[in-house]
RNA sequence: UCUGAAACAAGGCAAACCCGUCGAAAGGCGGGGACGCAAAAUCACCGGCCUACAGGACGCUACAAGCGGCGUUCCAGGGUAGCGGGAUCGCCAGG
Numbered sequence: 001u002c003u004g005a006a007a008c009a010a011g012g013c014a015a016a017c018c019c020g021u022c023g024a025a026a027g028g029c030g031g032g033g034a035c036g037c038a039a040a041a042u043c044a045c046c047g048g049c050c051u052a053c054a055g056g057a058c059g060c061u062a063c064a065a066g067c068g069g070c071g072u073u074c075c076a077g078g079g080u081a082g083c084g085g086g087a088u089c090g091c092c093a094g095g
Base pairs, nucleotide, nucleotide: 001095002094003093004092012037013036017032018031019030020029021028022027035082041088042087043086045085046084047083048080049079050078055074056073057072058071059070060069061068
């Protein structure tokens, strides 16, 4: 540096679901629990995907006008590393 998880050695992580907690939500964190994972280690740089609090547009309600309320739609500043690419670090065996 490349290949691999068939085997050797040490092992590691933890899906769904349940409980608690944070959050507008997606989702995160902790405990339990294992669907699976040769990087299911770390990082939102690129693409995809998820959510829409705040904000914009439109409509309705109400109104003298407005504030307010409701609906539709757009939107990441939020998220996903166990969607993929990329970057960085790494165990064993073999070339």
c-di-GMP-I riboswitch aptamer from Sulfuritalea sp., 95 nucleotides, folded computationally. NCBI's taxonomy places the organism under Bacteria, Pseudomonadati, Pseudomonadota, Sterolibacteriaceae, Sulfuritalea. Model confidence (mean pLDDT): 83 of 100. It was read from a public genome assembly, where an Rfam model found it. It matches the Rfam family "c-di-GMP-I riboswitch aptamer". Rfam links the family to the GO term cyclic-di-GMP binding.